Predicted 3D model of a 503-nucleotide part of an RNA (small-subunit ribosomal RNA, 5' domain) from bacterium EM-3. Lineage of the source: Bacteria > Pseudomonadati > Caldifarciminota.
Context: one part of a larger RNA
C1' cells in the first nucleotide's frame, strides 16, 4: 500500500505503483503606447457656412517592432552508455539578460503590415492593387583595441600551438525613446564595437555501478590515412580517394531487464534490497522524421511532412494532441476539488504604475503514514442485579456498575484576536483561523485480533472426519482447551487483523 471490521480530535507529511491509454469544459505565457503607424469611443480647446478640419487627454482594438515563450510545471516510454556519479582536460569551444573597463553613435536610401479597395472560399483561410511609420531592412563613412594576411621582438607550452609587444595591408558597427531647460545642453532608459567577470552550457578522457556464455565470435564508414565539407568547437560527424585494419574470455557481439545519483529500508557490521516524496543530472511530449527562428530548441501548450485516432464540413477541404492544474472515461485491489489567492517567495515583460503566473502560497477530501491528545479522576460491598461456571457449599465478571465528591483536555455557546508586512505609510488568500478570556455539562468519543504447540491467554454448550479451521506441525469419526456460540482471559488500541514486497 490494498482488503475486512471499527473509527473522537489536532499538527506535519503524503495520495494512479495499472493504460507513455483516450479525453468534454475552464484555466496553466505573456508583456511593453517611455520603439512605430493606424481603427473605434468619450471629453476639452481652436478654426469653420450646414458640414467639417486641427490639436490635446483618457479608454478599447488588432497590426508592425522588442523581450519572454529553450525558464518554470509534468512524466520515466526509451536508454546498459551519445546517460549518471566522482575526478580531470578543453592550447578544440559558445554564452541573450546581469556586473565591470575602454571607445563610439556621422550621412543617405528602401520595403511592408495595419488601413483603403477588388476578388476566391461553407469554413479554416487565401490572393491582387494602392498608401504609410519605426528601436524594421539596406548602403556609405569612421573604428588603436576585434578578425584575416605579411614583417619583426619577447615569454611559455602539449605535437598541431598559446600569451604578449611593434609596423604595414585588407575587412567588419550603431537607434532611438522619455523627462527637464528660453537656448547651448543636462539627466535617464536603451543602441554599436572591444576586453574582463559571474553564472550557464557544448566537447574529450579516466574510474565505478544489472542478469544470461543454453549469446563466441563481431565489424564496410567498419579501423586508419590524405584532402575537403560542416560546426561555436575536436572528430569517420559527413564526403571523395587510398590502405586493411579495428573490437573480443579482463566477455566483444547478441538477448533480457532498467532512467542514474544525493539518498531510503534493513542489518552489530560486511552486505542485501530499493530509487516513491524532496534535490541534482539525463531523456520524453499521440507514434516517426525534419528543419526554421534564435544567445540558447531540433522546441509539451511554435512550424512542416508521414502514420494511427477524434471532431467539423456545403464533400472541395479543414481542426486537434492534459506525461501542466482541476475534472471525465477506460484499466485496476487501488489514489482527492472541474476550490481560494497572487498577501508571501520566485519567474516573464515594463522607466514605473502595473499586467501575467494551476510555479507557488493556502484551503478541502482520504486513519494512507508519522507524531501528539482524548474517550475522565478520586472514593465506593467480603461484593447489588444480570450473565457464566459449579462438586450446589460456592466461584467469576468485580471497584467494575449504581451512588458520593471533583475536573473540563476535547466538545458546544459568548467575547477578544494575531505573527507571517519588508526602514515609515499602504497591502493578508489563509482567517475571524491559531491563540487568549469566559459559560455549560461526565457531558460528544472503543474497538479489533487471538487464547492446541511455536506464542501471552480456558472453561462450558453445540456439532460428530459433518459443518468447518489451518502460517508450519496438524485439529474434527459422541465428553473437541484446535470447528461454531457464550462466559472468561491475553495482546494491541483509533486502530486491529489479513494479503503483497524488502531486510
Nucleotide at each position: 500500500a490494498a482488503c475486512g471490521c471499527u473509527g473522537g480530535c489536532a499538527g506535519c507529511g503524503u495520495g494512479c505503483c495499472u493504460u507513455a491509454g483516450c479525453c468534454a469544459u475552464g484555466c496553466a505565457a505573456g508583456u511593453c503606447g517611455a520603439g512605430c503607424g493606424g481603427g473605434g469611443a468619450a471629453g476639452g480647446c481652436c478654426c469653420u457656412u450646414a458640414u467639417g478640419g486641427g490639436u490635446c487627454u483618457u479608454c478599447c482594438c488588432a497590426g508592425c517592432g522588442g523581450c519572454g515563450g529553450a525558464c518554470g510545471g509534468c512524466g520515466g516510454a526509451g536508454u546498459a552508455a551519445u546517460a549518471c556519479a566522482c575526478c580531470g582536460c578543453u592550447a578544440a569551444c559558445c554564452u541573450g539578460c546581469c556586473c565591470u573597463a575602454g571607445g563610439g553613435a556621422g550621412g543617405g536610401g528602401g520595403a511592408u503590415a495595419a488601413c483603403c479597395u477588388g476578388c476566391c472560399g461553407a469554413a479554416a483561410g487565401g490572393u491582387g492593387g494602392g498608401c504609410u511609420a519605426a528601436u524594421c531592412c539596406c548602403c556609405c563613412a569612421u573604428a588603436c583595441u576585434c578578425u584575416c594576411c605579411c614583417u619583426u621582438g619577447g615569454g611559455g607550452g602539449c605535437a598541431u600551438c598559446c600569451c604578449u609587444g611593434a609596423g604595414g595591408g585588407a575587412g567588419g558597427a550603431a537607434a532611438g525613446g522619455g523627462c527637464c531647460g528660453a537656448g547651448g545642453g543636462g539627466c535617464u532608459c536603451g543602441c554599436c564595437c572591444u576586453g574582463g567577470g559571474a553564472g550557464g552550457g557544448g566537447g574529450c578522457g579516466g574510474u565505478g555501478g544489472c542478469c544470461c556464455a543454453u549469446c563466441a565470435g563481431g565489424u564496410a564508414g567498419u579501423u586508419g590515412g590524405u584532402g575537403g565539407g560542416g560546426u561555436a568547437a575536436c572528430g569517420g560527424c559527413c564526403c571523395a580517394c587510398c590502405a586493411a585494419g579495428c573490437c573480443u574470455a579482463a566477455g566483444a557481439c547478441g538477448g533480457g531487464u532498467a532512467g542514474c545519483c544525493g539518498g531510503c529500508g534493513u542489518g552489530a557490521g560486511a552486505g542485501c534490497g530499493c530509487g516513491g516524496c524532496c534535490g541534482g543530472c539525463c531523456c520524453g511530449a499521440g507514434g516517426g522524421g525534419c528543419a526554421c527562428u534564435g544567445a540558447g530548441a531540433c522546441a509539451c501548450g511554435g512550424g512542416c511532412c508521414c502514420c494511427a485516432c477524434u471532431c467539423c464540413u456545403a464533400c472541395g477541404g479543414g481542426a486537434g494532441g492534459c506525461a501542466g492544474c482541476a475534472g471525465g472515461c477506460u484499466g485496476g485491489a487501488a489514489a482527492u476539488g472541474u476550490g481560494g489567492g497572487c498577501a508571501a517567495u520566485g519567474g516573464g515583460g515594463g522607466a514605473a504604475a502595473c499586467c501575467c503566473u494551476g510555479a507557488c502560497c493556502c484551503c478541502g477530501c482520504g486513519a494512507c503514514g508519522c507524531u501528539g491528545c482524548g474517550u475522565g479522576c478520586g472514593g465506593g460491598a467480603a461484593g447489588a442485579a444480570g450473565c457464566c461456571c459449579u462438586u450446589c457449599g460456592g466461584g467469576g465478571u468485580g471497584u467494575a456498575a449504581a451512588c458520593c465528591g471533583c475536573u473540563u483536555u476535547u466538545g458546544c455557546g459568548g467575547g477578544g484576536g494575531a505573527c507571517g508586512a519588508a526602514g515609515g505609510a499602504c497591502u493578508g488568500a489563509c482567517g475571524g483561523u491559531a491563540c487568549c478570556c469566559u459559560g455549560c455539562g461526565a457531558a460528544u468519543a472503543a474497538g479489533c485480533c487471538a487464547c492446541g504447540g511455536c506464542u501471552a491467554a480456558c472453561c462450558u454448550c453445540g456439532u460428530g472426519c459433518c459443518a468447518g479451521c489451518a502460517g508450519c506441525c496438524g485439529c474434527g469419526g459422541u465428553a473437541a482447551g484446535a470447528c461454531g456460540g457464550g462466559g472468561g482471559u491475553g495482546g494491541c488500541g483509533a486502530g486491529c487483523g489479513u494479503u503483497g514486497c524488502c531486510c